[in-house]
Molecule: RNase P RNA; transfer RNA
Organism: Planctomycetaceae bacterium
């Protein structure tokens, strides 16, 4: 100088003016309570009304002052928990989820460390990483054969069978270099059959190399290597790692196919839920009225009973509406201690949005690298996704120079 | 807030337990038929299977994460 890997942080800055939401202080206004003063009535106990200043309280009124006011993802709503209400004897079945080991945590599918496999020269990265010698299922096309496999080309043809030659024996004989049969040996083809080394197909073909062996071959036998299983030794909390002996055991892949194993899981969600409570409807009561019946008839009056309507009061549940839940929390920052780390403990310090149609804006000036993705709505821990640009730290490889 | 569904050609839809080159109807283009049009007949074009990773020998199909659209309940 170039290429790259991992991690952390920031997310325009400063100032003026106007405005929005919350909180605190103060002043004004309104309302309430009691006191003082005062007026009226009085059965002298009090009752009712008015009121200056001051006191207390409330205001979901106003002014002024002070102070705080979106994010690293507030997002997607994909996991986990707090909180609240409902449900709940225990167990089994079913359903869903998770899946190397150990640790962290309130918990997790998150994080840390380690192990294994794969990728990268390396720094490092990826992994839904239990079980396929429990069971069932699938493996297209090609290929001979695709899962306790198979034989197209090929190799062999030992054994059985066929054909030819040579030798020999027996019988027949027309006595011939003839015929038939048997035995031995050799050659040929490759029929029956044997084989799986090689070729070829495929994503995948039932260990590799060498020697022996054989008719040809083959873990068929042996040596070494690789894997698997069993036994065992050492290290590690463990996943696992290293070694020894034995067994020819050589056993395909897929569980993001069914399934098996281990562990975990009650349901709903702040529109949860709690409190106050107009109006309408309901229940009870009070006062007055109406109808009916009886008192011989009519009118009036009185009594009883029944149902209904209006007004007022009370009651329970509860709608609109209001209040709480609401933000101090598994909280932030700093120091010290423990731990490889995630994280934990302790001390000090700080208070940092809380709205309810919904608050962060507008404008002006200056500066710069000219500003991305995007904005809370019960809260918190994660994951995932989006993101202009910038800063910092650690590390690896290559080239050059010293 | 919670619970789900869908995405395949211009449009409407199929696509079997993952299998070779993804189909159908309508539409479109060309040709034939007709004096011309419609109809009819024949041929053809047209696909990032919403996107990206992963599992697998192999993914429209299985898994995960995103994107877009829609439904229901409180």
């Nucleotide at each position: 100088g170039g290429a790259g890997c991992g991690g952390g942080c920031c997310g325009g800055g400063c100032g003026g003016c106007c405005g929005c939401c919350g909180c605190g202080g103060u002043c004004c206004c309104u309302c309430g309570u009691g006191c003082u003063c005062u007026c009226g009535c009085u059965u002298c106990g009090g009752c009712g009304g008015g009121u200056u200043c001051g006191a207390c309280g409330a205001g979901c009124g106003g002014g002024c002052c002070g102070u705080g006011g979106a994010g690293g993802a507030a997002a997607g709503u994909c996991c986990g928990g707090g909180c609240u209400c409902c449900a709940c004897a225990g167990g089994a079945c079913g359903g869903g989820g998770u899946g190397g080991u150990g640790g962290g945590u309130a918990a997790c599918g998150c994080c840390c460390a380690c192990c294994g496999u794969c990728c990268g020269c390396a720094a490092g990265g990826a992994c839904c990483g239990g079980g396929a010698a429990a069971g069932u299922g699938c493996c297209a096309c090609a290929g001979a054969g695709a899962a306790c496999a198979g034989a197209c080309c090929g190799c062999c043809g030992a054994u059985c069978g066929g054909g030819g030659g040579a030798g020999u024996c027996u019988u027949c004989u027309u006595c011939g270099c003839g015929a038939a049969g048997g035995c031995u040996u050799u050659c040929c083809a490759g029929g029956a059959g044997g084989c799986a080394a090689g070729g070829g197909u495929g994503a995948a073909a039932c260990g590799g190399u060498g020697c022996g062996g054989u008719a040809a071959g083959a873990g068929c036998g042996c040596a070494c290597c690789a894997g698997c299983g069993a036994a065992u030794c050492g290290g590690g909390u463990g996943a696992c790692c290293g070694g020894u002996u034995c067994g020819g055991c050589u056993c395909g892949g897929c569980a993001a196919a069914c399934c098996c194993c281990a562990c975990c899981c009650g349901g709903a969600g702040c529109a949860a839920g709690a409190c106050c409570a107009a109006g309408c409807a309901g229940g009870g009561g009070a006062c007055a009225g109406g109808g009916c019946u009886g008192g011989u008839c009519c009118g009036g009056c009185c009594c009883g009973u029944c149902a209904c309507g209006a007004u007022c009061c009370c009651c329970g549940g509860g709608u609109a509406g209001g209040u709480c839940g609401c933000u101090c929390g598994a909280g932030g920052c700093g120091g010290c201690g423990g731990g490889c780390a995630a994280c934990c403990g302790u001390c000090g310090u700080c208070c940092c949005a809380g709205a309810g149609a919904a608050a962060u804006g507008g404008u002006c000036g200056c500066c710069c690298u000219c500003g991305a993705c995007a904005a809370a709505a019960c809260c918190c821990g994660g994951c995932u996704u989006a993101c202009a640009g910038g800063c910092c730290c650690g590390c690896u490889c290559c080239g050059c120079u010293u | 807030g919670c619970a789900c569904c869908c995405g395949u050609a211009g449009c409407u839809c199929a696509g079997u337990u993952g299998g070779u080159u993804a189909g159908a109807g309508c539409g479109c283009a060309u040709g034939c038929u007709u004096g011309a049009c419609a109809u009819g007949c024949a041929u053809g074009a047209g696909g990032u299977c919403g996107c990206a990773a992963g599992u697998u020998c192999g993914a429209g199909u299985c898994u995960u994460g995103c994107c877009g659209g829609g439904u229901g309940c409180a």